[in-house]
The part of an RNA shown here (large-subunit ribosomal RNA, domain III) has 395 nucleotides and comes from an invertebrate metagenome.
Context: one part of a larger RNA
């Protein structure tokens, strides 16, 4: 200096009432107020136990604290079906070889690398804290085995077997539009409640509810699309497969995709409400039971059918899976379908994710990838009020 400047957005508090040595802050009730394309929900990176429960208050907390992401103790993350694990992209690593005085560089084969491809599970209930993981009903996939039924076969070789051939996945943008769903409704039906401390309210009142999944059977709009047979210099060897080429048949019957919708799952589950017990000063709470209705009508997507269709030009990833085809090897019972039994390993799974738990020296007015994102106005995710839900920012 100076008990000054500050105490880190102007969203906002006010009473009861508990506990305590102490209560503006702490925990409940009841009122206010404040976000509501967020100040909410979900999840990816990152954090790494901050999560939950008893205690506890020195130090952290810009005050105070009986509180806490702070300090002790103990508890807490459960998968065949989510992701990882299988593939491959940019990239990175790189056997040998190559270069370089060396350190060490660039790179073939090859391995790794999702922000993409492929892949079997729903709904519902429980926990102080986990759940597509646990349970409770209903499925589904792989492989391997039981049994039964078909076809093929046993050297005229059925079947398996490929790091090899083909198909396949498989792909751009722009613009109508149709058909559905999610959603929504100050619209009606039905089902439970109400009948008002103040003038009125049995009424054409008012208030709340009215919902459901994968799986399995079906299956419309719409879209797409020729088959058989015969031969064949091509696809690095072979092929019956692709490709070429010739016939003969046909233009939409078939074939292939295909959202929704029915129907079953579902004599369930969910459900307003009300009963019963506990406990409070009351509502609220906490355990337990019973349990109604569960249709329409309008509207309506940026999901979905689908980059399906028409346009255009800058002509818009790979590889596995999955289907074929020989080749080589096995080889006697084997394929498909049905049925019934077994297995399903290992890593992640708490939390907090626009933030007081990441990154920014900080509980720091800054940054942080995808997702859902209701109602009344409105063109609108703008904007203003509000729901669900969350907050009132630590003097």
């Nucleotide at each position: 200096a100076a008990g000054u400047a500050g105490c880190a957005c102007a969203a906002a508090a006010g009473u009861c009432u508990g506990u305590g040595a102490a209560a503006a802050a702490c925990a409940g009730g009841c009122u206010c107020g404040c976000c509501g394309u967020a100040a909410a929900c979900c999840u990816a990176a990152g954090g790494u136990u901050u999560c939950c429960u008893g205690g506890g208050g020195a130090a952290g907390g810009a005050u105070a604290u009986u509180c806490c992401g702070c300090c002790c103790a103990g508890g807490g993350u459960a998968a065949g079906u989510c992701g990882g694990u299988c593939c491959u992209a940019a990239g990175u690593c790189g056997a040998g070889g190559c270069c370089g005085a060396g350190a060490g560089g660039a790179g073939u084969a090859g391995a790794c690398g999702a922000u993409g491809g492929a892949c079997a599970a729903c709904u519902g209930g429980u926990u102080a804290a986990a759940a597509u993981u646990c349970c409770a009903g209903u499925a589904c996939c792989a492989u391997c085995u039981u049994u039964g039924a078909u076809g093929c076969g046993u050297u005229u070789g059925a079947c398996c077997u490929a790091c090899g051939g083909g198909g396949g996945g498989a792909c751009g943008c722009a613009g109508a539009g149709g058909g559905a769903u999610a959603g929504g409704u100050u619209c009606a039906g039905c089902c439970g409640g109400g009948c008002g401390u103040u003038g009125g309210u049995u009424g054409u009142c008012c208030c709340g509810g009215u919902a459901c999944a994968a799986g399995c059977c079906u299956g419309c709009a719409g879209g797409g699309u020729a088959g058989u047979g015969a031969u064949u210099a091509g696809g690095u060897a072979a092929a019956u497969c692709c490709g070429g080429u010739c016939a003969c048949u046909a233009u939409a019957a078939g074939c292939c995709c295909g959202a929704a919708g029915g129907g079953u799952u579902a004599c369930g589950u969910g459900g307003a409400u009300c009963c019963c017990g506990g406990g409070u000063a009351a509502u609220u709470c906490c355990g337990g039971g019973a349990g109604a209705a569960c249709u329409g009508g309008c509207u309506g997507a940026u999901u979905c059918c689908g980059c399906a269709c028409u346009g255009c030009c800058a002509a818009g990833a790979a590889a596995a899976a999955c289907c074929u085809c020989u080749a080589u090897g096995g080889g006697a019972g084997u394929a498909u379908c049905a049925u019934g039994g077994a297995u399903g390993a290992c890593c992640g799974u708490a939390c907090c994710g626009c933030a007081a738990a990441c990154c920014g020296a900080c509980a720091c007015a800054g940054g942080u990838a995808g997702g859902u994102g209701g109602g009344u106005a409105g063109a609108a995710g703008a904007u203003a009020c509000c729901a669900a839900g969350g907050c009132g920012a630590a003097c």
Its mean pLDDT, the model's own confidence on a scale to 100, is 80. RNAcentral holds the full RNA, with entries from SILVA.